Annotation: Predicted 3D model of a 125-nucleotide RNA (Guanidine-I riboswitch aptamer) from Synechococcus lacustris. The sequence was found by an Rfam model in a public genome assembly. Its mean pLDDT, the model's own confidence on a scale to 100, is 81. Rfam family: Guanidine-I riboswitch aptamer. About the family: This family represents a conserved RNA structure found upstream of the ykkC and yxkD genes in Bacillus subtilis and related genes in other bacteria.

[in-house]
């Protein structure tokens, strides 16, 4: 100058955003009901308004959450590979090693977003 390796899974977190589930708010229907007016002749009907209760629509994630997404540079566990012994050998055992790591703009996917993916990319050192 070149070459080859420097790893994968899975859980958990930091984060992350609204499809579902809860919350809240708005409106309607259902169930009792209380108040005022009216009607009827004392049984009860209607009309306004507050209330409970169920059921359905629609809003908000500047709604703490449950589901769900989630780290190359975050942690934890297995397991790959390499070295050393151990074992007649194989399987298998036992111990090591798996190093460092600053990073946009932009775009993609899912419901949506994101330290997810482009991507240990451009660049910087």
């Nucleotide at each position: 100058g070149g070459a080859a390796g420097u790893a994968g899974u899975u859980c958990c977190u930091a984060g992350g955003g609204u499809u579902c589930c809860g919350a809240c708010c708005c409106a309607g229907c259902c169930u009792c009901u209380g108040a005022u007016c009216g009607u009827c002749c004392c049984g009860g009907c209607g009309a306004u308004u507050g209330g409970c209760u169920u059921c359905u629509g629609g809003g908000u994630g500047u709604c703490u959450g449950g589901u769900c997404c989630g780290a190359g540079a975050g942690g934890a566990a297995c397991u790959c590979a390499c070295c050393g012994g151990g074992g007649u050998a194989a399987a298998c055992c036992c111990g090591g090693u798996u190093g460092c790591a600053c990073g946009g703009a932009g775009g993609g996917a899912u419901a949506a977003a994101a330290g997810c993916c482009c991507g240990g990319g451009a660049g910087a050192c």